This is a predicted structure of a 71-nucleotide RNA (transfer RNA) from a Candidatus Nealsonbacteria bacterium.
RNA sequence: GGGCCUAUAGUUUAACGGUAGAACGGUGCGUUCGCAUCGCACAAGCGGCAGUUCAAUUCUGCCUGGGUCCA
Repeated sequence: GGGCCUAUAGUUUAACGGUAGAACGGUGCGUUCGCAUCGCACAAGCGGCAGUUCAAUUCUGCCUGGGUCCA
C1' cells in the first nucleotide's frame, strides 16, 4: 500500500427496513440482627459523515478504531 471481516449499555451479546431486547454489572427499595441469596423498581447503548427510502441499528459509499490475510 491492497483484500476481507468487524463496531449496539461499564462488560458479553440479540434485534424481517417500522417502539432497540437480554444476561452480568451499577443505583434504590423490600427481605435479614447483619452479610449473602432472593424479589421489585430505576439509570445506562446503535463509532462518525453522507447517500437510498415515507421510514435506516439494519442497505450503499467514505472516514475512524479493532482483527485477519497478501505484498
The sequence was found in a public genome assembly. Model confidence (mean pLDDT): 83 of 100. It matches the Rfam family "tRNA". The family's RNA type in Rfam is transfer RNA.